This is a predicted structure of a 272-nucleotide part of an RNA (large-subunit ribosomal RNA, domain VI) from a Candidatus Dojkabacteria bacterium.
Context: one part of a larger RNA
RNA sequence: CGUUGUAUAUUUGAGGAAUUUGACCCUUAGUACGAAAGGAUCAGGGUGCGAUAACCUCUGGUGUACCAGUUGUUCUACCAAGAGCAUUGCUGGGUAGCUAAGUUGUUUUAGGAUAAAUACUGAAAGCAUAUAAGUAUGAAACCUUUUCCAAGAUUAAAUAUACUUGCAUAGCUUGCUAUGCUGAAGGUUCGUGGGAGACUACCACGUUGAUAGGCUCUAGGUGUAAGUGUAGCAAUACAUUUAGCCGAGGAGUACUAAUAGACCAAAAGCUU
Numbered sequence: 001c002g003u004u005g006u007a008u009a010u011u012u013g014a015g016g017a018a019u020u021u022g023a024c025c026c027u028u029a030g031u032a033c034g035a036a037a038g039g040a041u042c043a044g045g046g047u048g049c050g051a052u053a054a055c056c057u058c059u060g061g062u063g064u065a066c067c068a069g070u071u072g073u074u075c076u077a078c079c080a081a082g083a084g085c086a087u088u089g090c091u092g093g094g095u096a097g098c099u100a101a102g103u104u105g106u107u108u109u110a111g112g113a114u115a116a117a118u119a120c121u122g123a124a125a126g127c128a129u130a131u132a133a134g135u136a137u138g139a140a141a142c143c144u145u146u147u148c149c150a151a152g153a154u155u156a157a158a159u160a161u162a163c164u165u166g167c168a169u170a171g172c173u174u175g176c177u178a179u180g181c182u183g184a185a186g187g188u189u190c191g192u193g194g195g196a197g198a199c200u201a202c203c204a205c206g207u208u209g210a211u212a213g214g215c216u217c218u219a220g221g222u223g224u225a226a227g228u229g230u231a232g233c234a235a236u237a238c239a240u241u242u243a244g245c246c247g248a249g250g251a252g253u254a255c256u257a258a259u260a261g262a263c264c265a266a267a268a269g270c271u272u
Base pairs, nucleotide, nucleotide: 001152005163006162007161008160009159010158011157015149016148017147018146023047024046025045026044027043033038050107051106052105053104054103055102059100060099061098062097066093067092068091069090070089071086072085073084074083075082076081110144111143112142117137118136119135120134166181167180168179169178170177171176172175186264187263188262189261190206191205192204193203194202211257212256213255214253215252216251217250218249220246221245222244227240228239229238230237231236
């Protein structure tokens, strides 16, 4: 942009894509078979590798503006307390998110028409013959069954609910066509953002507001701050204090910012 006005929700499925099974163990059964040694088909049950999808409760990894410890040095006049630099200085932990080595699920069943193949009845050709008429079985392949996408499927589908269609001019085959105005329903832009994302798109919200930030509380992380007091010559220890600090998680709260504005957009039918 189209689908011949628009919004919301739910579907159909033309068509397309994906997946689709090898191993081991148990029973059948030490049976059939075989002189013995050995040792099954078929059928039933189980385990798990691999592959794949989703997720982060658990186990872990990462987590460079989280917390603590610590070395050297410079600075804040000094002590204390801190800041910068040294690979994030180094070290020990670690929320959210992401993630696998972690967790959960699937990897299945049945049908149809068949291939090679195997058959029934059966003539041409008194026989024979699976084939000529007719009939049946038969594979991970094919079509369905399973999963996903899917109406740009231009043949542009369906269902439900709700909303809008105002004004003027001109032409004429008097109810159509064309043009213009306003700007309806609605949409876009714009803004605040996101479990969405390269950009777009998608989703949530825009004061009739919890969309993001801030603030308060909290989950969780780190591990007991500074200051003061006590003990000790001191290093240090103890008390105040399971403190202090804290990024992404959760809840509440309009304090801040989503203000304002601009643009597109009026179809067809029916009744009176």
Taxonomically the source falls in Candidatus Dojkabacteria (Bacteria, Bacteria candidate phyla).